């Protein structure tokens, strides 16, 4: 330099095709109950869409452009 793919909580993940509910699950982590205690279990609580722009009532989802990661080609 030129393709392609990924990118969403502290972490891993699901949604992305076919735009519309309060954006999913499980781990950690707080609190609670149970327990002589603790560990297990349960129940609850916080917490996320890579950036910037467009399309649209409405975007994680669709478009354009950066950006960082792996891969391939040169």
């Nucleotide at each position: 330099g030129c393709g392609g793919c990924u990118g969403u909580a502290g972490u891993a993940u699901a949604g992305u095709a076919u735009g519309g509910u309060u954006a999913u699950u499980a781990c950690u982590u707080g609190g609670g109950c149970c327990u002589u205690c603790c560990a297990a279990g349960c129940c609850u609580a916080c917490a996320a869409c890579c950036u910037g722009g467009g399309u649209u009532c409405a975007a994680a989802u669709c478009c354009c452009a950066g950006c960082a990661g792996c891969c391939g080609c040169a």
Molecule: transfer RNA
Organism: Candidatus Methanovirga aequatorialis